[in-house]
Context: one part of a larger RNA
Parts: sequence; structure tokens; C1' cells
RNA sequence: UGCAUAUAGUGAAUGCCUUGGCUAAGACUGUUGACGAAGGACGUGGUAAGCUGCGAUAAGCGUCGGGUAGGUGCAAACAACCUUUAAUCCGGCGAUCUCCGAAUGGGGCAACCCCGUAACAAGUAAUUGUUAUGAUCCCGCAAGGGAGGACAACCUAGGGAAGUGAAACAUCUCAGUACCUAGAGGAAAAGAAAUCAACCGAGAUAUCGAAAGUAGUGGCGAGCGAAAUCGAUAUAGCCUAAACCAAUAUGCUUGCAUAUUGGGGUCAUAGGACCACAUAAGUAGAGUUAUCAAUCAAAAGGUUAAUAGAACGGUCUGGAAAGUCCGACCAUAGAAGGUGAUAGUCCUGUAAAUAAAAAUCUUUUGACUCGAAGUGGUAUCCUGAGUACCAUCGGACACGUGAAAUCUGGUGGGAAUUUGGGGGGACCACCCUCCAAGGCUAAAUACAAGUCUUAGACCGAUAGUGAACCAGUACCGCGAGGGAAAGGCGAAAAGAACCGCGGAAGCGGAGUGAAAUAGAACCUGAAACUGUAUGCAU
Repeated sequence: UGCAUAUAGUGAAUGCCUUGGCUAAGACUGUUGACGAAGGACGUGGUAAGCUGCGAUAAGCGUCGGGUAGGUGCAAACAACCUUUAAUCCGGCGAUCUCCGAAUGGGGCAACCCCGUAACAAGUAAUUGUUAUGAUCCCGCAAGGGAGGACAACCUAGGGAAGUGAAACAUCUCAGUACCUAGAGGAAAAGAAAUCAACCGAGAUAUCGAAAGUAGUGGCGAGCGAAAUCGAUAUAGCCUAAACCAAUAUGCUUGCAUAUUGGGGUCAUAGGACCACAUAAGUAGAGUUAUCAAUCAAAAGGUUAAUAGAACGGUCUGGAAAGUCCGACCAUAGAAGGUGAUAGUCCUGUAAAUAAAAAUCUUUUGACUCGAAGUGGUAUCCUGAGUACCAUCGGACACGUGAAAUCUGGUGGGAAUUUGGGGGGACCACCCUCCAAGGCUAAAUACAAGUCUUAGACCGAUAGUGAACCAGUACCGCGAGGGAAAGGCGAAAAGAACCGCGGAAGCGGAGUGAAAUAGAACCUGAAACUGUAUGCAU
């Protein structure tokens, strides 16, 4: 020096574990903010750095309920206290709530500086302090009211790519996607036919299944891609403009015009006004979170604390019994978790059942409020205009300009008035069908930030969230932004009194413990790497 065996160190793999994640399903709930939010800064404890809570009333105050013997958070210790005159704790409703922040008296390098007005307080006074108030914009004559910001995804609207595919690439595709902006709600949007259909008929909208990868469209390439109709979910319909009438006001030509308010009226086999006849009834019916508007009460059931909740003992092994063996019991409860190893009967629970002073939600009922109608006539009047439509240039429709209807925007033209007008995929005729140019509308549908429940051929600390741990932290960057590492003693700290060596670190005894090669650098403790002992070889 090498090899072998044994035994240590280092090292952290592996095994086991799980406080944390991931995914899915279901239920509930679904906005918040000038009454100052979301989010922060700074304070606040007897000792108090951090987290949590709270706000100068500052780990808290009041009150109403629940609850029961201890309590003063994480978090020890000491001190000092509270508590059966009910504390701590849990829930409802209140009070307080510094400064910044939409931030809103003015300013500003957020958490700071400075000021006006009014009242009060202190001071001889200068002055200081306290409280209130003072931004902008919109509506309104005014009084007064509203907006502004935040918010996971879902929704609507205004803008709007490219990588890619076409095996290149320009029309096309990706895609009206990503992204930006504005806005709203618990949903949003859409919605009661100028719709479809096909000579039969249907009867608002939305969503799902089929029709169907069909008809079509397409450098007829890549691709894109309906509708009618049928079956389901859920169902709900209404209000106005106008004609005409009345009142009021204004104007003047003194019987007309305009305006406002009320009545009237809402339709396509046209309807309404108007005229004639009829007159039910404050009835039918409807509603108070849809339909024009709107106020209460009662009951029931939820939500926000909870209550109570069956049934087991012995033997053996062991540090410990829930294990073994023996013999019992409960079960509308043998879900789950914990307890010194594996517990239906030890604990927390679980099944079934019960409970609310207060706040809030839903449903029902009642009071209450609103509140209809028919027949006939057709001379006259009304039925949404810079609209429909046309030209041209765009866009949307599954449809790329095409034979291109339909819807829609810019520009230029520009109707009709029921003997009317639109549509039925160029266009024309016949036929059928509907009534534009005003508005509202629940449910079935989408999502999951928040609360809760359940589950997993999901992970198990280099995995699973970036984050199991004081993580969006430390740290990096001027900044936008980037972004870690880091879990495990033991059943219980019983965390090693005391003695010895040493300056200390550390170690040897002693003691605890089932175990200390479980000793805090703490479960297990592989390998690389480094020693020691013995043997063999050189």
C1' cells in the first nucleotide's frame, strides 16, 4: 500500500408518518364602498422582538342568548389578577375604530406637511388645543339625491393580433381566439314574430339531445359548417306612441295652436278611435322582488351558538392493551379521529331526536291594493320617417361577391299609409304568412372568490401549491419583475440533579426512560468518503 472481516465517523438516501397540497362532485351563498371599502402604515400586553387579535374605550367595551369551572391567544416562566354576584369561551346586535388609501379642504416623495369657516376650552396676550365642516362631476328651481374605488371566474359591449395549419405562401386558417378598454349582475344576455313553414301547419326566449359532420361554403385546397323539424328542461306574459276626450298653462288671429297632466288605446281572419245598443262590479282575477303602483300582520320552515346521545369485564404477553384467550352487551349509532401497539361498548363523536333572547332568509295565509269584459256599424281619423327602400363601399350571417336573398354601418338619394307595408335565398306573377322603424320581463343556462359536506387505482417533504415550517418571506434587481432553502427526540420532558476532566466545546460517571448508537447537530440511518482492530499478500 492492497484485499478481506469486524467496528466507528461522516453523510444523507431509503422506509414509515402527515399538520399541507391536488382533483372532482354536491349543497349553500353570491357583491362591497363617501355611514370612508379592499389593502396597508403606526400603535396596542406587567415583563413583549415576531405572529394573531384589537384601535388612544386599542389580545379589548356594552347588551341579548348559549355554556360551565376554570381563566389572563401562539407561548414557557415570574409577578399581579379575574371567576358560581357565572369569568374565560361560542353566537346575534351594538359602541369605539389613530393615519394612509377612491381619499374627497390645499399640498405631497402613501401612512406626512399646511390652511379657511363655526362653536367651545386654556391663556393678560401673542397663540394653542378640541369638535364639526370645507374635493370634483351629474340630476334638480330649490330642498335634496347620486357617482367615483375594490372584486376569483362567469356575462355584455367597443377595439383586436401573431406563432400556427395550408407540409412554401398572399385569399383562407389560427379567431373574433389571446390581449386591451368600458360596464352590469347574482347571474348576464336573449325574449313575446314585419318569425318559421309549405299549400299541412307551428306559435316568445334560453339550454341540452338528435337532425349532422348532413345541406352548403371553400386558392371547391387546408378547412369552415348551418337551419327547418323531432325529443327534453323550464314555462308568462305585458306596458307604451297615435287617433279621441278632459283639465291646466302659454300664445295670439277669440277659437284655434302648442305644452304638461289625467283618461282612452295596443291589433293582423286587421285592430283601435268614433257612432248605436248593452253595464256585470269594486265581482272574476291579479299583485305587494315580472306584468301600472304599493303597505303590513300572522304562521310554518331554514341560517347564524348549542343540548342530549346506547353498550365490557377478566386472563396472558408487554414499558404501555385497543393485541391474545375466556365470557358478555348495544346498534335508526360497526362514519371518522384520539387514547402508551390494532377499541362498536375509554374520550371526542356518529344514528335518530331536540333547541333561539337577537338578526336574517324562504314559503304560505290573511288584511290591503289594483282591477277586466259584450254585440253591431264602417263615412271620417290613427296605427312609431330622414325610417323602409335604392346606389356605392364595408361588416355580420355556416355562406370567401357569388345567381346572393336576410341583418347591419359610412356616404349620397329617398317612399307608402289598410285600395297600406315586410318576408317566403337574384328577380317577376300568383299564393301563403306576418305587421318594422318605442320599451319591460321570472324560470330552465354559465361561473365558483366565500362557507360547508363528501370522495380519490391523486402526492407524501428534490413529490404535492412557489409556500406542510412566521412564504410571495429571506435574497436579487433602479424598476417592471424574479424568487428560494427549511418537516419528524420521546407515550410522557420524565430535556440529564449531583460528581469528575477541561478555559470552553466536548466527554466520563450518576440519574430518567421500554430504548439514550432515542440526548435536543435528536425516528430509521444506505452509498460515496475517512479512520481503528485483526488476518492475509507485497
Source information: A computed fold for a 538-nucleotide part of an RNA from Candidatus Praeruminimicrobium purgamenti, annotated as large-subunit ribosomal RNA, domain I. The prediction has a mean pLDDT of 84. Rfam family: Bacterial large subunit ribosomal RNA. The family is grouped with related families in Rfam's "LSU clan". Lineage of the source: Bacteria > Pseudomonadati > Elusimicrobiota > Endomicrobiia > Candidatus Praeruminimicrobium.